The RNA shown here (Bacterial RNase P class A) has 360 nucleotides and comes from Methylomonas sp. The prediction has a mean pLDDT of 76. It was read from a public genome assembly, where an Rfam model found it. Rfam family: Bacterial RNase P class A. The family's RNA type in Rfam is ribozyme.
[in-house]
RNA sequence: AGAGUCAACCGAACAGCCGCUGCUUAUUAUUUAGGCAGAGGAAAGUCCGGGCUCCAUUGGGCAGGAUGCCAGGUAAUACCUGGGAGGCGUGAGCCUACGGAAAGUGCCGCAGAAAAUAUACCGCCCAAAUUCGGUAACGUUGUUCCUGGAUUUGGGUAAGGGUGAAAUGGUGUGGUAAGAGCGCACCGCACUUCUGGCAACAGAGGUGGCAGGGCAAACCCCAUCCGGAGCAAGAUCAAAUAGAGGAACAUACGCAUGGCCCGUGCGGUUCCUGGGUAGAUCGCUUGAGCAACAAGGUGACUUGUUGCCUAGAUGAAUGGCUGUUCUCGACAGAACCCGGCUUACAGGUUGACUCUAUAU
Numbered sequence: 001a002g003a004g005u006c007a008a009c010c011g012a013a014c015a016g017c018c019g020c021u022g023c024u025u026a027u028u029a030u031u032u033a034g035g036c037a038g039a040g041g042a043a044a045g046u047c048c049g050g051g052c053u054c055c056a057u058u059g060g061g062c063a064g065g066a067u068g069c070c071a072g073g074u075a076a077u078a079c080c081u082g083g084g085a086g087g088c089g090u091g092a093g094c095c096u097a098c099g100g101a102a103a104g105u106g107c108c109g110c111a112g113a114a115a116a117u118a119u120a121c122c123g124c125c126c127a128a129a130u131u132c133g134g135u136a137a138c139g140u141u142g143u144u145c146c147u148g149g150a151u152u153u154g155g156g157u158a159a160g161g162g163u164g165a166a167a168u169g170g171u172g173u174g175g176u177a178a179g180a181g182c183g184c185a186c187c188g189c190a191c192u193u194c195u196g197g198c199a200a201c202a203g204a205g206g207u208g209g210c211a212g213g214g215c216a217a218a219c220c221c222c223a224u225c226c227g228g229a230g231c232a233a234g235a236u237c238a239a240a241u242a243g244a245g246g247a248a249c250a251u252a253c254g255c256a257u258g259g260c261c262c263g264u265g266c267g268g269u270u271c272c273u274g275g276g277u278a279g280a281u282c283g284c285u286u287g288a289g290c291a292a293c294a295a296g297g298u299g300a301c302u303u304g305u306u307g308c309c310u311a312g313a314u315g316a317a318u319g320g321c322u323g324u325u326c327u328c329g330a331c332a333g334a335a336c337c338c339g340g341c342u343u344a345c346a347g348g349u350u351g352a353c354u355c356u357a358u359a360u
Stems, first nucleotide, its partner, number of pairs: 001356010012325007020038007040331001044342002047340005052230004064226005069083005084098001085096004099221002104219002106215003121161002123157012138142001169187006188210001189208008234282004244273006253267005289308008326329001
């Protein structure tokens, strides 16, 4: 200098004027004036996990859902940290739903002999028959014997070819008619013992010729975990020519019941009571909070001290105009609150590290 990896951060700047939301001070109680504060790294998707609220709740099971190497962190998690194993990359580093295929069921298109109780297309080898040859070896003169080719039949083989994403361990050597874990060496694998590690797992030794291939992000099995609904949750106050219950008074009058009277019911006045609609208020932002420092830990994180208060609306604010400057400005906007994940993002800054080339 070029090409990369990982991590962290910024997200046009300044000034003036006019508005909007909240809090606060003064005047006041209709309000007016001043001061202070006023979107994000993702406020998004609503995909996980919790707080909070209400409902349900004797215990257990089924169904359903989630998770799935090990250890730790946390309020909790499907998140994070550290480690293991496998894969990718020259490397820094990155990726992984990473339990079980001998519980059972199912699937494996095309191609191919065969896709799973295995099997054999070409080829290789042996034997027999038929047929055409031959003299290099062999024989006595190629009839026989020997031997070469072709065809057919019977058998052996799974080395090689070919098919496929995948073919019943791999490489080599011995062996064999040709072959084959058939024997052996190494690698892999299974079982087992020891050592290291909390563990996942790793290493070493021994034994065994090697076991019915893949798919569980197919059903399923195993282990662990999970009650439901969500701030329009929910709580408080509480209007009326609304409506309910009770008490007292009045029972004069009207209506209903009845042939009539008494009685009963409804209608009256006053007071009390609870429920609850409209509406208002709370929930609402002081919180698993933020910052600095110190301590513990490889780390996620935890603990302690000190300091700080940093939007809270309900038709729902955070905007508009002007001026100057620049690199001319991305994705996008709170609505109960946190912790994660995922997705979007013009351009720019910083740190650590890797590879290549060159110079000293």